FMN riboswitch aptamer (RFN element) from a Candidatus Latescibacterota bacterium, 133 nucleotides, folded computationally. The source organism's lineage runs through Bacteria, Pseudomonadati and Candidatus Latescibacterota. The coordinates come from a structure-prediction model, not an experiment, and the mean pLDDT is 80.

[in-house]
RNA sequence: CCGAUCCUUCGGGGAAAGGUGGAAGUCCUUACCGGCGGUGAAAGCCCGCGAGUCUUCGAGGUUAACGACCUCGCGGACAGAACCGGUGGAACUCCGGUGCCGACGGUGAAAGUCCGGAUGGAAGAGGGAUCAU
Numbered sequence: 001c002c003g004a005u006c007c008u009u010c011g012g013g014g015a016a017a018g019g020u021g022g023a024a025g026u027c028c029u030u031a032c033c034g035g036c037g038g039u040g041a042a043a044g045c046c047c048g049c050g051a052g053u054c055u056u057c058g059a060g061g062u063u064a065a066c067g068a069c070c071u072c073g074c075g076g077a078c079a080g081a082a083c084c085g086g087u088g089g090a091a092c093u094c095c096g097g098u099g100c101c102g103a104c105g106g107u108g109a110a111a112g113u114c115c116g117g118a119u120g121g122a123a124g125a126g127g128g129a130u131c132a133u
Base pairs, nucleotide, nucleotide: 003131004130005129006128007127008126009125010124017029018028019027031113032112033102034101035049036048037047038046044100045099052078053077054076055075057073058072059071060070061069062068082098083097084096085095086094104116105115106114
């Protein structure tokens, strides 16, 4: 330096102001926010990953049992959005301009921003120990 195993820590932001209304942080004007890895140079919208929803199969639980339901695991499916100009050797990533996007459930009224699952999980990032080379 590289590798393996184990332990451990960390690991998501955002509604200010006005309008309508019986009621809206959900609608309208407008404001605000941007996980992780990658990349010829820095990315919400380039390539992937994660969270979320549905589901085959398996295991476990509840039940007298079947069914059904719940939990977990390996898979499978679904899953958003960018252009123009400039600089440059190189940028859909920088600079300037103008745009666009955002799980599920809840709610006096439709939610990226409120409440909830979640004091959860996770992509991953760091640290330590041991072993091997």